[in-house]
RNA sequence: AACGAACGCUAGCGGCGUGUUUGAUUCAUGCAAGUCGAGCGAGAAAGUUCCUUCGGGAACCAGACAGCGGCGGACUGCUGAGUAAUACACAGGUAACCUACCCACGAGAUCGGGAUAACCUCGCGAAAGCGAAGCUAAUACCGGAUAUUAUGUUUUCCCAUAUGGGUGAGUAUGAAACGGUUGGCCCUUCGGGGUCUUCUGCUCAUGGACGGGCCUGUGGUCUAUUAGCCUGUUGGUGGGGUAACGGCCUACCAAAGCACAGAUGGAUAGCCGGCCUGAGAGGGUGACCGGCCAGACUGGGACUGAGACACUGCCCAGACUCCUACGGGAGGCAGCAGAGGAGAAUCAUCCGCAAUGGGCGCAAGCCUGACGGUGCGACGCCGCGUGGACGAUGAAGGCCUUCGGGUUGUAAAGUCCUGUCAGAAGCUAUGAAGUGGUAUGGCAGCAAACCCAUGCCUUGACCAGCUUCAAAGGAAGGUCCGGCUAACUUCGUGCCAGCAGCAGCGGUAAUACGGAGGGACCCAGCGUUGUUCGGAAUUACUGGGCAUAAAGGGCGUCUAGGCUGGUCGAUAAGUCGGGUAUGAAAGCCCUGGGCUCAACCCAGGAAUUGUGCCCGAUACUGUCGGUCUUGAGUGCAGAAGGGGAGAGUGGAACUCCUGGUGUAGCGGUGAAAUGCGUUGAUACCAGGAUGAACGCCGGCGGCGAAAGCGGCUCUCUAGUCUGCUACUGACGCUGAAGCGCGAAAGCUAGGGGAGCGAACGGGAUUAGAUACCCCGGUAGUCCUAGCCGUAACGAUGGGCACUAAGUAGGGGAGAUACCGAUAUUUUCCUUGCUGAAGCUAAUGUGGUAAGUGCCCCGCCUGGGGAGUACGACCGCAAGGUUAGAACUCAAAGGAAUUGACGGGGGCCCGCACAAGCGGUGGAGCAUGUGGCUCAAUUCGAGGCAACGCGAAGAACCUUAUCCUGGGCUUGACAUGCUGGUGGUACGAACCUGAAAGGGGGAGGACCCUACAUUGUGGGGAGCCAGCACAGGUGCUGCAUGGCUGUCGUCAGCUCGUGUGGUGAGAUGUUGGGUUAAGUCCCGUAACGAGCGAAACCCUUGCCCUUAGUUGCCAGCGCGUAAUGGCGGGGACUCUAAGGGGACUGCCGGUGUUAAACCGGAGGAAGGUGGGGAUGACGUCAAGUCCUCAUGGCCUUUAUGUCCAGGGCUGCACACGUGCUACAAUGGCCGGUACAGAGGGAAGCGAUACCGCGAGGUGGAGCAAAUCCCAAAAAGCCGGUCCCAGUUCGGAUCGGAGGCUGCAACUCGCCUCUGUGAAGUUGGAAUCGCUAGUAAUCGCGGAUCAGAACGCCGCGGUGAAUAUGUUCCCGGGCCUUGUACACACCGCCCGUCAAGCCACGAAAACCGGGGGUGCCCGAAGUCGUUUGUCCAACCUUUUCGAAGGAGGACGACGCCGACGGUAGACCUGGUGAUCGGGACUAAGUCGUAACAAGGUA
Repeated sequence: AACGAACGCUAGCGGCGUGUUUGAUUCAUGCAAGUCGAGCGAGAAAGUUCCUUCGGGAACCAGACAGCGGCGGACUGCUGAGUAAUACACAGGUAACCUACCCACGAGAUCGGGAUAACCUCGCGAAAGCGAAGCUAAUACCGGAUAUUAUGUUUUCCCAUAUGGGUGAGUAUGAAACGGUUGGCCCUUCGGGGUCUUCUGCUCAUGGACGGGCCUGUGGUCUAUUAGCCUGUUGGUGGGGUAACGGCCUACCAAAGCACAGAUGGAUAGCCGGCCUGAGAGGGUGACCGGCCAGACUGGGACUGAGACACUGCCCAGACUCCUACGGGAGGCAGCAGAGGAGAAUCAUCCGCAAUGGGCGCAAGCCUGACGGUGCGACGCCGCGUGGACGAUGAAGGCCUUCGGGUUGUAAAGUCCUGUCAGAAGCUAUGAAGUGGUAUGGCAGCAAACCCAUGCCUUGACCAGCUUCAAAGGAAGGUCCGGCUAACUUCGUGCCAGCAGCAGCGGUAAUACGGAGGGACCCAGCGUUGUUCGGAAUUACUGGGCAUAAAGGGCGUCUAGGCUGGUCGAUAAGUCGGGUAUGAAAGCCCUGGGCUCAACCCAGGAAUUGUGCCCGAUACUGUCGGUCUUGAGUGCAGAAGGGGAGAGUGGAACUCCUGGUGUAGCGGUGAAAUGCGUUGAUACCAGGAUGAACGCCGGCGGCGAAAGCGGCUCUCUAGUCUGCUACUGACGCUGAAGCGCGAAAGCUAGGGGAGCGAACGGGAUUAGAUACCCCGGUAGUCCUAGCCGUAACGAUGGGCACUAAGUAGGGGAGAUACCGAUAUUUUCCUUGCUGAAGCUAAUGUGGUAAGUGCCCCGCCUGGGGAGUACGACCGCAAGGUUAGAACUCAAAGGAAUUGACGGGGGCCCGCACAAGCGGUGGAGCAUGUGGCUCAAUUCGAGGCAACGCGAAGAACCUUAUCCUGGGCUUGACAUGCUGGUGGUACGAACCUGAAAGGGGGAGGACCCUACAUUGUGGGGAGCCAGCACAGGUGCUGCAUGGCUGUCGUCAGCUCGUGUGGUGAGAUGUUGGGUUAAGUCCCGUAACGAGCGAAACCCUUGCCCUUAGUUGCCAGCGCGUAAUGGCGGGGACUCUAAGGGGACUGCCGGUGUUAAACCGGAGGAAGGUGGGGAUGACGUCAAGUCCUCAUGGCCUUUAUGUCCAGGGCUGCACACGUGCUACAAUGGCCGGUACAGAGGGAAGCGAUACCGCGAGGUGGAGCAAAUCCCAAAAAGCCGGUCCCAGUUCGGAUCGGAGGCUGCAACUCGCCUCUGUGAAGUUGGAAUCGCUAGUAAUCGCGGAUCAGAACGCCGCGGUGAAUAUGUUCCCGGGCCUUGUACACACCGCCCGUCAAGCCACGAAAACCGGGGGUGCCCGAAGUCGUUUGUCCAACCUUUUCGAAGGAGGACGACGCCGACGGUAGACCUGGUGAUCGGGACUAAGUCGUAACAAGGUA
């Protein structure tokens, strides 16, 4: 895009079309083929007249039903079962034929005869119907005559294409209806007859037209898992038959015919013009309309006829239905309607012959379900309408909203108009032409009729148009809105419900589901489904491919076939040109016309790409003939070689045997063990035996078609290369089938058997180990003969030609130089590498093409199922070859890219390992977590990167709806609105209560302002009531912002321009060095730049300058027992501001002359001096909605808020982080020395006094370089303890106290005294640290009423070790492999178990089909016929008849449908069970593959 459609929702009108695609299923009822009296006889009822016995009769007219006869029922109409060719289409042939009616022309139409239906009378039968006797007519039937160009035969001439055709003559044979009709005339026995005329009919013959029969060529389906078929088969002769040729039929003879260019069989199918689609070529299709064929209940058959083997004819058989008196009969909608049934599905039992057409008829006319119309169905195409203009307050309502508004939307309302369709009333056409009647005139004719012209009358089933009226009145829906694809929001739902054409959407913010609002598209329709073509170059003729994506046969040889060198001539088949005929009409296209337009219809034209015939051309192809040598082959001279076959032969090694020497092990592995060995192994020596394989040479070296071929010698044998150019003269290439060869394994038979070695046994390994490893070991491996026929790779079929270079190896030949080896160079063949152009998706390939061309063969068409099933062929078997479908998936695959990963590689870092020091893991305690418990033990954090984390501090508070209980409800807190309120709010006392809260008497308000004066009025605040709202540590960190952790202070992450790539992407950023560093240098199709690194910043280490209090005190002075205590000073320290200093700057070496590194000097400091702050692009849906902010959801007398009490502290247990220890480098006692950084007003708190102590009393000083906290501790000196569960260790518990605080019971800290647990250095494992570091020692601070072993800081003392980068962990760069990309915590395989689906096999069961053999044998044609019978004609006749000719019936014979039977074949369905296969969120077992996938 289309449809004979169907389904869903919806529906106003009209025109034109169209409507059982399924059961060729079964059919009730009606109709669908009759007509002619101008062929014939007979003749009812009715009518008229007459007669009448009143019952009726006669005549006339008219003429029904039926009959004889003629023509038509072979057309029209329906259907598509069958049919793959007896069909159809196109083109031809018929010299091999027919044709009723029609037309033209010629001739004729004579003389006779006998019957029969109707009718009547009988009889049989239920019926259908039948029989017998009698009568009668014809355009019915029969005989004779005559006859052409008919037919047979003889023959002449002409023609021709083989049989032959035409023409002339002779001979034989063959016909009829003076029948009907019109009118006139004549005759009449009134029945009729004669004659003339008109029209019509009849016979013979020819021609035409129309319609057919038969024959030929060409064309259009699938299947080879159908390869051979055929016996009237192929041909001939004779005969028969037909309209006609012919094995069409028959007898005989011959043995042919068809077929891989697909016979035969099977499946499917009516064919065509056309129709749909497509740019075309094609593909699909064959409804309607038209042509042809076929069929008419199924099968068979003939009759009649011009025509049939006959849709509404006949006979027979069969199935089915109906009637029946049971004896018999009837029927055939695939005609029009209609019914049942089937189905997703397809209409009225309508009107009319008015038109067109058909049959009959002289005609009128009759018949016509053909046809013309109407009806039903939106089934299709086309047209029209459902109103038009104005109309903003942008109404109401709806929806959305950022709450401002937006949108629906000029849409509505409203105002003014119009009048299509439908409605009502009325008016008027077209289809109608004729025919007939009648009148007039004309031609012709004796006249009339016929004929012609004109006028009038007569014929419509059905339909249109126009006018008027009224009235916007009666007339819009469907689908869709994530992308493809035009159209977006909200609510609901929450992987549910559902959607879905593809990919996919839905798991709480769904433009994808459902509703709504809005929008998009189409519109009386809109969607869905189905089907076809297109897109699809996705079967590729036009117009594809085969190295790696699917695809080259394993290789050779050859047949058919296809293709084929130069040149000359002939021919004209292909090819090309011209002409002509045909290619039906309709349709398509163009032009014009008719319906108001269109659809539709009419006319003309073009086209119909095809085919036949005629004429012409001859380049190319073909064919025929001649010739040539370059393709091909032969010859001659040489060459290399693991080419093949057979026979022989050699050495090394292994093993075994014998002998000898010799002793305890050998062997084997990652390590072992099994095994062998004291009966003497292994080892060594000597001898012997056997089998197999041939080291070095040996090489991308050689040979072969491939498989393949390797010691040496001989024999036989094939191919290849080079040179010469003598010979043949296209002898060539490819190659479906066919034939042959064909590794290994395997099979058969017989040998052989050293080593190796499936199976098997044992030992190990392992969770297991039917494996990898080890010890053994049978088939086999070897030979002979024969099978098998797979892998077969350059993943690249063969041949020929052409197309840049360079280089290496092997085999020849030539030239030049040279004595020669040899060198240089040329050329042919061969094996490789690099590479231009080109090609390719890329990788790559590239004279050995995957380039450019030609020829031939093979093969491919998404993945799985499956190289499987079935069938067939081959095979001894194993199995091979050929080779599907159902079903299922939306991918499978190639090449390359970026990552990630690897039990891949290289380079390099890091307290990563190693080297060290100290810990943890064991104990007790503290603290956090899990778990358990509980009314509750609030919540969060979960490998590193949760767990002394949020929490810099839970007794109440904190605190959280964590629990129990008690209260409040505009609320503990904010803002706004409305109303009320002065004795109001508040509320000392007081009551109740655990408190919160509730109640409550006395008292009792504030600010501004006006007037008035201590009152009144107004307003505000407050309060009360109510409404908006507040509130939420409720949920979602997977809706978010912000902040943070981590990789990681790792050195990376990117961009612009350029370049090359189809592209992803690459380059830059890789490489060589170097660095802590993508730091720097060099190189470089890159050049630059950015974020990171570094630097800038803070601190610390040295110096200088400035300044000098509260800090300092060298010098001067005063003073003290003593002290910077004082005057003073700025020198020093220090303080805190500003500077300097370090930059690989200098020297040497190394390095590329570089960057840089090493060493050195100087320096307080040396190679980023130490420390800090600083954290790229990104990753982890990392953490946090309980800091804060925030979308959405939820809650609103509660999930809010207040209060009391409890809980967060619970304890069998497990883990993390710490503290204290286990002691002598120590504990205890005494004495004594030296910090830094901090804090202090609801604070730090001195001296002094009290207390053993915690602490208390007290209150100087200090908002601090001034005073206080404040004692630093380890250390040092002295003493004691003496290795022990201790003078170690301090848990636990008792008692007594102190402090803070409303309050230490649950549940604080501290002191004193007593008690004195575990623990004697800690398993597997594991952590930190590289220098002022670890370790160790104390001090301070934040939080805080109180409550640190935690945290954050501070200083004191102060080490050891680093050879190094193999390994563990993490990381960086380069490279490699990949089936990974959620990225190895990846991917993924197979069995088993479960569900479901289709398929295969299967004992067997049930069908279907076509052959074959035999039996039976209807109807019927044909043949025979002695049987029975018979009007016409002939002969005879005694006139009764007899005989003949001819015929009928019967009988017999051949053939023959249905049926029966036999045995096979083909095919379908069902089938217990078996088998594999596909599929299915979370089953089992392992881990086979992807990385070296851990055994490639």
A computed fold for a 1496-nucleotide RNA from a metagenome, annotated as small-subunit ribosomal RNA. The sequence is in RNAcentral, with records from SILVA.